[in-house]
Molecule: c-di-AMP riboswitch aptamer (ydaO/yuaA leader)
Organism: soil metagenome
RNA sequence: CGCCGAAUCUCUGACCGGUGUCAGGGAGCGGGGGACCCAGGUUGUUUUGGGGCUAAUCCCACGGAUUCGUGGGAAGCGCAGGCUCUUUCAGCGCUCGCCCGUCAGCUAACCCCGCAGGCCGACGAGAGAGG
Numbered sequence: 001c002g003c004c005g006a007a008u009c010u011c012u013g014a015c016c017g018g019u020g021u022c023a024g025g026g027a028g029c030g031g032g033g034g035a036c037c038c039a040g041g042u043u044g045u046u047u048u049g050g051g052g053c054u055a056a057u058c059c060c061a062c063g064g065a066u067u068c069g070u071g072g073g074a075a076g077c078g079c080a081g082g083c084u085c086u087u088u089c090a091g092c093g094c095u096c097g098c099c100c101g102u103c104a105g106c107u108a109a110c111c112c113c114g115c116a117g118g119c120c121g122a123c124g125a126g127a128g129a130g131g
Stems, first nucleotide, its partner, number of pairs: 002119003008027008028115006038105001049103001050100004057074007075095005083130007
């Protein structure tokens, strides 16, 4: 330089003398809660708890196997092609982790929260749009 990710830019003050830290704002990006109507007269769930963030879910087989491990499949996600975006085929990888606390469908107004963390690879073939 570049990559995953919402996780960037900027103002004021203090610390400090650093590609910075802390506190409080703004813009922008992202997430959650929250009516009527609908879901709906059927089924299911309500400890067999339920729900949220994230691509990170589901099914089958094996192992003593609920957690767990291995393999396979479906589904989802990422990368190079080096200006950016969309897309086809092929290739290479990932499918973790965390939170709420018995509780939340959708949801206008309204309310609340986050802006972190982690990487250092090596150059396939096409189509379209923009600059």